[in-house]
This record gives sequence, structure tokens and C1' cells, in this order.
RNA sequence: CGCGCGUCGCGCAACUGGCGCUGAAUGUGGAGUGACCACAGGGGAGCGCGGUGUCAUGUUCCGCCGCGCGCCUGGGCUUUCUCU
Repeated sequence: CGCGCGUCGCGCAACUGGCGCUGAAUGUGGAGUGACCACAGGGGAGCGCGGUGUCAUGUUCCGCCGCGCGCCUGGGCUUUCUCU
């Protein structure tokens, strides 16, 4: 000095479901052998750019995201390996 990582700012952003319980627990409308659609409010991993910080090595442990809890359904993202 660079990469990586932490942090702050700006921008972008997938995903945000069904049933049950509760006095109530997204709202409205429409579907549904399925677990979705639209709008509004709320949440949001992560990605990009910039500022700033950070010596190296070994071991062990651990993924993250969507409106109270439980049971389910289906997605998204990060890391590592392999193939094309």
C1' cells in the first nucleotide's frame, strides 16, 4: 500500500405466506386441496459507492432475513467446495 473485516453515511434491495391459540395481535379487497395476488402501513438479510479504523498465527464454536406464540409451507442472502 492492497485484499479482507469492523463501523458510519448515501443509494438499491429479494423476501414479507397458511392454519391454530388469545379479548386482540398487520389492515382492506379477491382467490384457494392449497400455504397466493393487489394496495397501504411496518420489518428487512444482503449488495454497491464513499469516509474512517484494523499486526500476524493456531485452536474451538457458530449461519442470516420477513408483523405475539405454536405447527407448517415456500423463498431470498452470506460463506466454503465441485462442475460448466
A computed fold for an 84-nucleotide RNA from an Alphaproteobacteria bacterium, annotated as ZMP/ZTP riboswitch aptamer (pfl RNA motif). The coordinates come from a structure-prediction model, not an experiment, and the mean pLDDT is 81. Taxonomically the source falls in Alphaproteobacteria (Bacteria, Pseudomonadati, Pseudomonadota). Rfam family: ZMP/ZTP riboswitch aptamer (pfl RNA motif). Gene Ontology terms of the family: regulation of purine nucleotide biosynthetic process and one-carbon metabolic process.